[in-house]
RNA sequence: GCACUCGUAGCUCAGCUGGAUAGAGUACACGACUACGAAUCGUGUGGUCAGAGGUUCAAAUCCUCUCGAGUGCA
Numbered sequence: 001g002c003a004c005u006c007g008u009a010g011c012u013c014a015g016c017u018g019g020a021u022a023g024a025g026u027a028c029a030c031g032a033c034u035a036c037g038a039a040u041c042g043u044g045u046g047g048u049c050a051g052a053g054g055u056u057c058a059a060a061u062c063c064u065c066u067c068g069a070g071u072g073c074a
Base pairs, nucleotide, nucleotide: 001073002072003071004070005069006068007067010026011025012024013023019057027045028044029043030042031041032040050066051065052064053063054062
């Protein structure tokens, strides 16, 4: 330099066939339980879906560019 894959919550990820309020686990806070903790259970908090533009009635999802990470080739 060229090609491909990926970027979603603090962390690990699902969702990508365009349409529901954007979800799960974990973490954290509070509560229940306990003599106290751990474990367990319940409730809650947490998101510019990497950034910008475009298409569309509607975009995490499709298209273009940029940024970042990785893999292959040279």

A computed fold for a 74-nucleotide RNA from Bdellovibrio sp., annotated as transfer RNA. The sequence was found in a public genome assembly. The source organism's lineage runs through Bacteria, Pseudomonadati, Bdellovibrionota, Pseudobdellovibrionaceae and Bdellovibrio. It matches the Rfam family "tRNA". Its family is annotated with triplet codon-amino acid adaptor activity in the Gene Ontology. The family's RNA type in Rfam is transfer RNA. The coordinates come from a structure-prediction model, not an experiment, and the mean pLDDT is 80.